This is a predicted complex of two RNAs, RNase P RNA and transfer RNA, with 429 nucleotides together.

[in-house]
RNA sequence: UGAGUGUGAAAGAUAAUCGCGGCUGGCCUAGAGCCAGGUGAGGAAAGUCCGAGCUCCAUAGGGCAGGAUGCUGGAUAACGUCCAGCGAGGGAAACCUUAGGGCUAGUGCCACAGAAAUGAGGACCGCCUACUUUUGUAGGUAAGGGUGGAACGGUGCGGUAAGAGCGCACCAGCAGUCUGGUGACAGGCUGGCUAGGUAAACCCCAUCCGGAGCAAGACCAAAUAGGGGAGGGAUGAUGUUGCCCGCUGAGCCUCCCGGGUUGCGUCGCUUGAACUUGGCAGUAAUGUCAAGUCUAGAUAAAUGAUUAUCACCUCGUAAGAGGAACAGAACUCGGCUUAUUGAUCACUCAUCUU
RNA sequence: GCGCCUGUAGCUCAGUGGAUAGAGCAGUGGCCUCCGGAGCCAUGUGCGGAGGUUCGAUUCCUCUCAGGCGUACCA
Repeated sequence: UGAGUGUGAAAGAUAAUCGCGGCUGGCCUAGAGCCAGGUGAGGAAAGUCCGAGCUCCAUAGGGCAGGAUGCUGGAUAACGUCCAGCGAGGGAAACCUUAGGGCUAGUGCCACAGAAAUGAGGACCGCCUACUUUUGUAGGUAAGGGUGGAACGGUGCGGUAAGAGCGCACCAGCAGUCUGGUGACAGGCUGGCUAGGUAAACCCCAUCCGGAGCAAGACCAAAUAGGGGAGGGAUGAUGUUGCCCGCUGAGCCUCCCGGGUUGCGUCGCUUGAACUUGGCAGUAAUGUCAAGUCUAGAUAAAUGAUUAUCACCUCGUAAGAGGAACAGAACUCGGCUUAUUGAUCACUCAUCUU
Repeated sequence: GCGCCUGUAGCUCAGUGGAUAGAGCAGUGGCCUCCGGAGCCAUGUGCGGAGGUUCGAUUCCUCUCAGGCGUACCA
């Protein structure tokens, strides 16, 4: 200098003017008025993909069905998240990826090609033996060829008519056992010589899962145009997403016809698994202790605009000109995923110079 | 907010582990005709995107993008 890998942060600052939503205080003309002060979006506020808090429905119940997860250990309120490892795979390396339980519980599937695709009970070519003038016939053979993603372990030596775990050595794998490790696993010894793949196929095993969602739910006020018709319903409507049991226990449920537009209502609502700094424990995720801080709460929805200076990037000798991403809270948190700007630090590889 | 569905050729659809992904209409070229239409023959184009499982993916799984539907008041 170039190519790459990982990590954790940031997302312009200050001032002035005008404007908007809450809050606090003040004023009197008592109006949803005016004045002053202070405050006011994000790392993803997004997608709504997981997990919780909170609220109501039995205390959240029993069974079936259904769904989710799936190496080990840990973290956590919880998780499908995170951390540390193990195995497997990828890369030259830094490093990255991994739904990774069980096909010796059972069942299914494995197109085409190929002789044969799973009870190898299989012989297309080849090799060997016997018969046969040749062609060929009968038998042996899975070593060799060929097909395929995959051919019933691989390599070598012996052995044989030719061959074959038929015998032996090494390697792979399986079973048992010993050692190390909390464990996933790793290493050793022994054994019989061998067992195809697929569970993001059905399924089996283990663990977990009740439902609804702030339009949850509670309160106050107003209103009888919340009207009419038919049917069902204490022989049980409804709640309880499917079914059964149990519980609940009725101005309810279904269909048809015809109307209304809200109460600029209050609470829930923002003090919380909160944030900042520091210490301690832990490899880490994280936990704990101390001190400090209060940091949007709207309701069709405020959080904006302009100017100046500084900082950043690009162009330009300069004066100066231009640029600055993705994107906008709606009950609240923890994650994941996606969108997106420029830089920092650490590390790897290559090349060049000293 | 909650629940659900769809995406395959220009349009409407089929295909749900193994074909060269198919049908109708449309398009293009040719034949026919004086010209056009109709008819006949031939032909192009595609699985929303990315990753994974598998020998093999339109089909199975995950993420994502786009579009659509249903549902909440009158105590």
Rfam match: Bacterial RNase P class A. Gene Ontology terms of the family: dimeric ribonuclease P complex, tRNA processing and ribonuclease P activity. Rfam classes the family as a ribozyme.